[in-house]
């Protein structure tokens, strides 16, 4: 240099045929307990990596870049 794949909560990762952005941890208050810890309940947290086009509507389709991985040379 080509060529593929990833980039979405704090953190690992889902998200089908384009159609209300989620789930486990993790934090928050609450129960529970003499206290912590386990368990139950609650609630909060998102420029879906940037910019751009399609489209009534885009995480998702297109196109540029950027960062990461892996192959090829």
């Nucleotide at each position: 240099g080509c060529g593929c794949g990833g980039u979405u909560a704090g953190c690992u990762c889902a998200g089908u045929u384009g159609g209300u952005a989620g789930a486990g941890c993790a934090c928050u208050u609450c129960c529970u307990u003499g206290a912590c810890g386990u368990g139950g309940a609650u609630g909060g947290g998102g420029u879906c990596a940037u910019a751009g086009g399609u489209u009534c509507g885009a995480g998702u389709c297109c196109u540029a870049u950027a960062c990461c991985g892996c192959g090829c040379a």